[in-house]
RNA sequence: GGAUACAUAGCUCAGUAGGUAGAGCAUUCGACCGAUAAUCGAAAGGUCACAGGUUCAAUCCCUGUUGUAUCCACCA
Numbered sequence: 001g002g003a004u005a006c007a008u009a010g011c012u013c014a015g016u017a018g019g020u021a022g023a024g025c026a027u028u029c030g031a032c033c034g035a036u037a038a039u040c041g042a043a044a045g046g047u048c049a050c051a052g053g054u055u056c057a058a059u060c061c062c063u064g065u066u067g068u069a070u071c072c073a074c075c076a
Base pairs, nucleotide, nucleotide: 001072002071003070004069005068006067007066010025011024012023013022019056027043028042029041030040031039049065050064051063052062053061
């Protein structure tokens, strides 16, 4: 330098071949218990990496950028 894949909640990940995002764990509150743990219920938590484009509408499609991983090539 080239190719491919990935980037979604604090962490690990799902998601729909376009219609406005969810789970588990963690956190907070409540119930239960003599108390804690466990268990049960609830809540909060996201500009879906960034910037453009297409579209009535983009996490999803297209382009570019950034980062990570793998492979290939080149130089010394």